Model confidence (mean pLDDT): 83 of 100. Small-subunit ribosomal RNA, 3' major domain from an uncultured bacterium, 477 nucleotides, folded computationally. Rfam family: Bacterial small subunit ribosomal RNA. Rfam links the family to the GO terms structural constituent of ribosome and ribosome.
[in-house]
Context: one part of a larger RNA
RNA sequence: UGACGGGGGCCCGCACAAGCGGUGGAGCAUGUGGUUUAAUUCGACGCAACGCGAAGAACCUUACCUAGGCUUGACAUUGAUAGAAUCUCUCGUAAUUGAGAGAGUGCCCUUCGGGGCCUUGAAAACAGGUGCUGCAUGGCUGUCGUCAGCUCGUGUCGUGAGAUGUUGGGUUAAGUCCCGCAACGAGCGCAACCCCUAUCCUUAGUUACCAACAGUUCGGCUGGGGACUCUAGGGAGACUGCCGGUGUUAAACCGGAGGAAGGUGGGGAUGACGUCAAGUCCUCAUGGCCCUUAUGCCUAGGGCUACACACGUGCUACAAUGGCGAUCACAGAGCGCUGCGAACCCGCGAGGGGGAGCUAAUCGCAAAAAGGUCGUCCCAGUUCGGAUUGGAGUCUGCAACUCGACUCCAUGAAGUCGGAAUCGCUAGUAAUCGCGUGUCAGCAUAACGCGGUGAAUACGUUCCCGGGCCUUGUACA
Numbered sequence: 001u002g003a004c005g006g007g008g009g010c011c012c013g014c015a016c017a018a019g020c021g022g023u024g025g026a027g028c029a030u031g032u033g034g035u036u037u038a039a040u041u042c043g044a045c046g047c048a049a050c051g052c053g054a055a056g057a058a059c060c061u062u063a064c065c066u067a068g069g070c071u072u073g074a075c076a077u078u079g080a081u082a083g084a085a086u087c088u089c090u091c092g093u094a095a096u097u098g099a100g101a102g103a104g105u106g107c108c109c110u111u112c113g114g115g116g117c118c119u120u121g122a123a124a125a126c127a128g129g130u131g132c133u134g135c136a137u138g139g140c141u142g143u144c145g146u147c148a149g150c151u152c153g154u155g156u157c158g159u160g161a162g163a164u165g166u167u168g169g170g171u172u173a174a175g176u177c178c179c180g181c182a183a184c185g186a187g188c189g190c191a192a193c194c195c196c197u198a199u200c201c202u203u204a205g206u207u208a209c210c211a212a213c214a215g216u217u218c219g220g221c222u223g224g225g226g227a228c229u230c231u232a233g234g235g236a237g238a239c240u241g242c243c244g245g246u247g248u249u250a251a252a253c254c255g256g257a258g259g260a261a262g263g264u265g266g267g268g269a270u271g272a273c274g275u276c277a278a279g280u281c282c283u284c285a286u287g288g289c290c291c292u293u294a295u296g297c298c299u300a301g302g303g304c305u306a307c308a309c310a311c312g313u314g315c316u317a318c319a320a321u322g323g324c325g326a327u328c329a330c331a332g333a334g335c336g337c338u339g340c341g342a343a344c345c346c347g348c349g350a351g352g353g354g355g356a357g358c359u360a361a362u363c364g365c366a367a368a369a370a371g372g373u374c375g376u377c378c379c380a381g382u383u384c385g386g387a388u389u390g391g392a393g394u395c396u397g398c399a400a401c402u403c404g405a406c407u408c409c410a411u412g413a414a415g416u417c418g419g420a421a422u423c424g425c426u427a428g429u430a431a432u433c434g435c436g437u438g439u440c441a442g443c444a445u446a447a448c449g450c451g452g453u454g455a456a457u458a459c460g461u462u463c464c465c466g467g468g469c470c471u472u473g474u475a476c477a
Base pairs, nucleotide, nucleotide: 001477002476003474004473005472007471008470009469010468011467012466013465015461016460019425020424021423022422023421026316027315028314029313030312031311032310033309034307035306042053043052064302065301066300067299068298069297070296073126077125078124082119083118086103087102088101089100090099091098106117107116108115109114128291129290131289132288133287137285138284139280140279141278142276144274149188150187151186152185153184154183155164156163157162168179169178170177194268195267196266197265199236200235201234202233203232204231205230209225210224213223214222215221239262242256243255244254245253246252318418322377323376324375325374326373327372328371334365335364336363339358340357344353345352346351384415389410390409391408392407393406394405395404431453432452433451434450435449436448437447
């Protein structure tokens, strides 16, 4: 000087408390451990591994296993030689590989010699490796933590390590600002500048809108309108600016006015010096080591989907604030060309036929659901719950046996609110309800977004956890 303390002081955070809803019990989904296996590829392991890499394992992916093959190789550069490229057919194979026959003589440049594109290919240099080392590394990322800190120059003090500044009194979300002070300044952080959102003005008016007028098939449909909604450009607006009080006359705090919004309005992007030899050599790059007829490459099939068990994360429930049936509404954000696919017809349905329209404020996906109204069920393992199983189908795709999703009929398991323990959340939040997107042929209870309905509680900081500043002890560095 730090680090640590079941030392002290001050302060903060859904840290506790006050509340609301969960997990832990059940069934299933998914990840992991373990076990099994020819293989169940590999990585990730307290917080910060475990719906994580994986924004989607039937083949492919795929790195694993078994089997069959290849050896200048699937890919790159150089390359003697030969040839148009390429296409079709036959045999054979599980497939890849292989054997044979036929068609075909190209395109661009040209100094007409040839060169380039593409195929074949001897020998060799070499390729290749998701092989090892993240404790050799770059890059990227997590975490403490959006915590308020981390430093420097000069000066001063100290023999020195170092100190001072950065401590102190107030204040703040903040090393934020004010005052004081052997310090005076400065940098990286904080804040602001950026984006979205909340109000208004203005410009513009199609594909969006419709107040007044006219027509109307009653549909903004048509004429028309430029008001309104909205769209998207430009501006205004919030700054403790104004008033009162407190305060040291300061910074600031409390209350008020006006205002759509008030003291950082709400949300996002933004992550200082550093810590964890944190994570990643399987994104990529890369040193070293290793393999080179194999640890490389191709192909078929299997595996990653196994299952006495244990754990994490979720979904669905256990019901009446509910289930079922009928009927009536109200979103936002997205996506769409070998794509979205309407009307209409067929099917109980998944779906099929159909093909209008749309390169989309025009057409489509598209039905929002919870909700309202009416009816029914009457507390029961039930008209709750839907696992499991049998049968019959649909769709995608060479192909759904291992191993897809969905539909219909039948079946109808556990489960009556969950021990110890434990998690999230402070407002348009929790809870609850549906919708979309990416991945994607197909496959979503996950992830990322979107809106609808919409709470309760916070006395307070004694205690638990994490953090900041000052101080104290130390046999630790």